[in-house]
RNA sequence: UCCCGACAAAGCCAACUCUCUCGAAAGGAGGGACGGAAAGCGGCGGGUCUUAUUCACUAAGAUGGCCGAGCUGCCGAA
Numbered sequence: 001u002c003c004c005g006a007c008a009a010a011g012c013c014a015a016c017u018c019u020c021u022c023g024a025a026a027g028g029a030g031g032g033a034c035g036g037a038a039a040g041c042g043g044c045g046g047g048u049c050u051u052a053u054u055c056a057c058u059a060a061g062a063u064g065g066c067c068g069a070g071c072u073g074c075c076g077a078a
Base pairs, nucleotide, nucleotide: 004076005075012036013035016032017031018030019029020028022027034065040071041070044068045067046066047063048062049061050060051059
């Protein structure tokens, strides 16, 4: 350094649920906390979800806590 991953230490994220004079919806934000060593970053490929406006559905939006690939990263027992 890599692999690896403790009933270690320090921080981090937040399923679900409640609230919201955020959104058309999927979804988002805040509180609690199911879990997570990439549950960090970016929708590149596939999948899934939504359809107000528009009519372009071979579209637009969402999901990185569905998978693949990419980039980056804390700690250090066995």